[in-house]
């Protein structure tokens, strides 16, 4: 330099064929307890960035950035 794959919550991952973004763990609070742990309940928090297509984009297209693999 060229090609392919990939990026969703703090972490690991869902999200038919474009139609309300979600689970588990973690965090905070509450219940329980003499206290703590365990258990149960509740809450907050997210689509890497920019543009395009579309009534509507996490999803499709283009560019950029990050990560991984291969070729030279």
């Nucleotide at each position: 330099g060229g090609g392919c794959c990939u990026g969703u919550a703090g972490u690991u991952u869902c999200a038919a064929u474009g139609g309300u973004a979600a689970a588990a763990c973690a965090u905070u609070c509450c219940u329980c307890u003499c206290c703590a742990a365990a258990a149960g309940g509740a809450a907050g928090g997210u689509u890497c960035c920019g543009a395009g297509u579309u009534c509507g984009a996490g999803u499709c297209u283009c560019g950029g950035c990050g990560g991984g693999c291969c070729c030279g």